[in-house]
RNA sequence: AUCGACAAAGGCAAACUGUUCGAAAGAAUAGGGCGCAAAACCACAGGCCUUUUAAAUGGCGGCUGGGUUACCGAAG
Numbered sequence: 001a002u003c004g005a006c007a008a009a010g011g012c013a014a015a016c017u018g019u020u021c022g023a024a025a026g027a028a029u030a031g032g033g034c035g036c037a038a039a040a041c042c043a044c045a046g047g048c049c050u051u052u053u054a055a056a057u058g059g060c061g062g063c064u065g066g067g068u069u070a071c072c073g074a075a076g
């Protein structure tokens, strides 16, 4: 450097519920905990979702790829 343990210290938080914002998808926050070795950040490419006849506006990073950064140190 890669890699990912029946390791250690931790971290994040699905569905659902309450409140708020939004046309919607969805987002924030509190509870909650399905899971995650990057479930940290980035909307560049694909894909999906929303409004829409299309064009065009948005959204999803916990869909795939890609980029940047990060804890620990078993086996290989």
Stems, first nucleotide, its partner, number of pairs: 002076001003073002011036002016031006034062001040068003044065003047060003051056001